[in-house]
RNA sequence: UAAUGUUAUUGCCAAACCCAUUGUGAAGUGGGGACGGAAAGCCACGGGUCUCUUUCUAGAGAUAGCCGGGUUGCCAAA
Repeated sequence: UAAUGUUAUUGCCAAACCCAUUGUGAAGUGGGGACGGAAAGCCACGGGUCUCUUUCUAGAGAUAGCCGGGUUGCCAAA
């Protein structure tokens, strides 16, 4: 440096559920909480799923913890 990572180590994130709050909604945010995660960091580019509107086949959105892709990156036992 690359590959790899179940084991060793460091710190990190936080599903369901509950409370508050924003939104018509999918969902977001904050607090509690941990099922899990080596990108569960970031980007809606392709597909999927979901929501709203609608002149009914289009428009506007949500999801990166559904998959692929792009990009950056911690640790180093074997």